[in-house]
RNA sequence: GAUUUAUAAAGAUGAGUGGAGAGAUUAGGCUCAGUGAAACUCAAGCAACCUUCUUUUUUUAAAGAAAGGUGCUAAGACCUAACCCGAUUUUGGGAAAUUAUAAUUU
Numbered sequence: 001g002a003u004u005u006a007u008a009a010a011g012a013u014g015a016g017u018g019g020a021g022a023g024a025u026u027a028g029g030c031u032c033a034g035u036g037a038a039a040c041u042c043a044a045g046c047a048a049c050c051u052u053c054u055u056u057u058u059u060u061a062a063a064g065a066a067a068g069g070u071g072c073u074a075a076g077a078c079c080u081a082a083c084c085c086g087a088u089u090u091u092g093g094g095a096a097a098u099u100a101u102a103a104u105u106u
Stems, first nucleotide, its partner, number of pairs: 001106002004103005013043005021032003026081004044073003049069003052065005077098001083094004
């Protein structure tokens, strides 16, 4: 890098370095940012995918813990786009695609 499966309306931030951008990509909006963006480092936290542990006994299950491996810690994956269904003139909903993460296989 590719394959498959699952999840994505919940949750969780401070400091130091840094010095102008950031919110995946294209476009349009909107938002964050010198009261300091990205990135890196340290510490803290969230979550419970894998591992581990405890309890139950409906055992290919359920509940819990959070030690290890990841991940994450503005806004729904910030919103919209092409398709479908409503409403009926710019709005609501759905399902995809894409993306991200985990685990499996390669």
Annotation
SAM riboswitch aptamer (S box leader) from Paludibacter propionicigenes, 106 nucleotides, folded computationally. Its mean pLDDT, the model's own confidence on a scale to 100, is 80. Of the family's consensus pairs, 88% are formed in the model. Lineage of the source: Bacteria > Pseudomonadati > Bacteroidota > Bacteroidales > Paludibacter. It was read from a public genome assembly, where an Rfam model found it.